[in-house]
RNA sequence: GGGCUCAUGGUUUAGUGGCUAUAACGACGCCCUUACAAGGCGUAGGUCACCGGUUCAAAUCCGGUUGGGCCCA
Numbered sequence: 001g002g003g004c005u006c007a008u009g010g011u012u013u014a015g016u017g018g019c020u021a022u023a024a025c026g027a028c029g030c031c032c033u034u035a036c037a038a039g040g041c042g043u044a045g046g047u048c049a050c051c052g053g054u055u056c057a058a059a060u061c062c063g064g065u066u067g068g069g070c071c072c073a
Base pairs, nucleotide, nucleotide: 001072002071003070004069005068006067007066010025011024012023018056027043028042029041030040031039049065050064051063052062053061
C1' cells in the first nucleotide's frame, strides 16, 4: 500500500428499512432472612464510533473518516 471484517448501556450481546432499540451479567432500591448468600419484584443507565448521502422513514442501505482484528504484498 491492497483486500475482508467488526464498532449498539459499565461488560457481553439481539436487532438485515417502520410500534417505546433487546436480553444476560453488573450497579442501586424494596421484599425475603436474626444476619449474609441465594431467590423474587422494581429502577437508573444507550447522542447505536464520527461526517455526509439515499429514503416519507436509517442502528440497519451507500460513500468517506477514525479505531480494533485477520489475510496478502
Molecule: transfer RNA
Organism: Candidatus Woesearchaeota archaeon